This is a predicted structure of a 101-nucleotide RNA (TPP riboswitch aptamer (THI element)) from uncultured Jannaschia sp. It matches the Rfam family "TPP riboswitch aptamer (THI element)". Its family is annotated with thiamine pyrophosphate binding in the Gene Ontology. The model forms 96% of the base pairs in the Rfam consensus. The coordinates come from a structure-prediction model, not an experiment, and the mean pLDDT is 77. It was read from a public genome assembly, where an Rfam model found it.

RNA sequence: CGAAAUCCGUUGGGGUGUCCCGUUUGGGACUGAGAGGCGCACGCCAACCCAUCGAACCUGAUCCGGGCGAUGCCGGCGUAGGGAACGGAGAACGAUCUGGC
Numbered sequence: 001c002g003a004a005a006u007c008c009g010u011u012g013g014g015g016u017g018u019c020c021c022g023u024u025u026g027g028g029a030c031u032g033a034g035a036g037g038c039g040c041a042c043g044c045c046a047a048c049c050c051a052u053c054g055a056a057c058c059u060g061a062u063c064c065g066g067g068c069g070a071u072g073c074c075g076g077c078g079u080a081g082g083g084a085a086c087g088g089a090g091a092a093c094g095a096u097c098u099g100g101c
Base pairs, nucleotide, nucleotide: 001094002093006089007088008087009086010085011051012050013049014048017030018029019028020027021026036045037044038043039042057082058081059080063076064075065074066073
């Protein structure tokens, strides 16, 4: 002077869509990690995903192409603009330099 994958903790961020049947509250289909529950204005809780090495998620976007019964369903846009972090384990050994014997 010196890591990384990965894991853990705490904290924080985020989405919950499209249809069908029956009917006002249940069942089913699609995609997905996730489409949940409670009061239902907004909030809380749960699961899941993501946290700057950041495509979790938002904007552009009532966008463009393809596809579907329908939908961010798929691709493009996208080296775009935004976007929530700290600690620990990993991690004891190694390299180099200087001085002394």